RNA sequence: GCGGACAUAGUUCAGUGGUAGAACGAAAGCUUCCCAAGCUUUAGAUGCGGGUCCGAUUCCCGUUGUCCGCU
Numbered sequence: 001g002c003g004g005a006c007a008u009a010g011u012u013c014a015g016u017g018g019u020a021g022a023a024c025g026a027a028a029g030c031u032u033c034c035c036a037a038g039c040u041u042u043a044g045a046u047g048c049g050g051g052u053c054c055g056a057u058u059c060c061c062g063u064u065g066u067c068c069g070c071u
Base pairs, nucleotide, nucleotide: 001070002069003068004067005066006065007064010024011023012022013021018054026042027041028040029039030038047063048062049061050060051059
């Protein structure tokens, strides 16, 4: 220099155009003499900038970062 893959919650991952989910973790409450465990509830996320579309995490372009391959 060229090509490819990935980027979603604090962490690990789902989600192939129509209200963004789970597990673990966090906070509050219940329970308990206390702790742990258990139960209930709550908060929290689509890397960034554009485009297409009635509607974009999803499709297209660019860009940033990480990883892999080629030279």

A computed fold for a 71-nucleotide RNA from an Acidaminococcaceae bacterium, annotated as transfer RNA.
Its Rfam family is "tRNA". Rfam classes the family as a transfer RNA. Gene Ontology term of the family: triplet codon-amino acid adaptor activity.
Its mean pLDDT, the model's own confidence on a scale to 100, is 83.
The source organism's lineage runs through Bacteria, Bacillota, Negativicutes, Acidaminococcales and Acidaminococcaceae.